[in-house]
RNA sequence: UCUUAUCGAGAGUGGCGGAGGGACUAGGCCCUGCGAUGCCCGGCAACCGGCAAGCGAUGAACUUGCACAGGUGCUACAUCCUACAGAUUCGUGCGAGCGAUCUGAAAGAUAAGA
Numbered sequence: 001u002c003u004u005a006u007c008g009a010g011a012g013u014g015g016c017g018g019a020g021g022g023a024c025u026a027g028g029c030c031c032u033g034c035g036a037u038g039c040c041c042g043g044c045a046a047c048c049g050g051c052a053a054g055c056g057a058u059g060a061a062c063u064u065g066c067a068c069a070g071g072u073g074c075u076a077c078a079u080c081c082u083a084c085a086g087a088u089u090c091g092u093g094c095g096a097g098c099g100a101u102c103u104g105a106a107a108g109a110u111a112a113g114a
Stems, first nucleotide, its partner, number of pairs: 001114007012041001014040003020031003025083004042075003047071002049068001050066005079107001084104005090099003
């Protein structure tokens, strides 16, 4: 870089530390000295791996379960919203438009693979 899947839920009144943080740009909206980001510990989850059962002639694949001294990940709201395209018996406006809602894309995150 490409492909596939998911982006629902869940997880701390702990320790260290001391100023920013919510991916990038812009605008907004938030969190933060009642201690952020980060690190450690704890925890959550079940993508991969493992184990067990089912199906199956066997194996593979698939389904279900277990949280397992393994590999990752995650642990405010929340992938925070808008940005690009489209839809609407919607609102507003003379209109161009603006807004609201919804859908999709893009971008991003995580896992597995190439």

Description
This is a predicted structure of a 114-nucleotide RNA (SAM riboswitch aptamer (S box leader)) from uncultured Sporosarcina sp. Of the family's consensus pairs, 94% are formed in the model. Taxonomically the source falls in Sporosarcina (Bacteria, Bacillota, Caryophanales, Caryophanaceae). The coordinates come from a structure-prediction model, not an experiment, and the mean pLDDT is 81. RNAcentral holds the sequence, with entries from MGnify.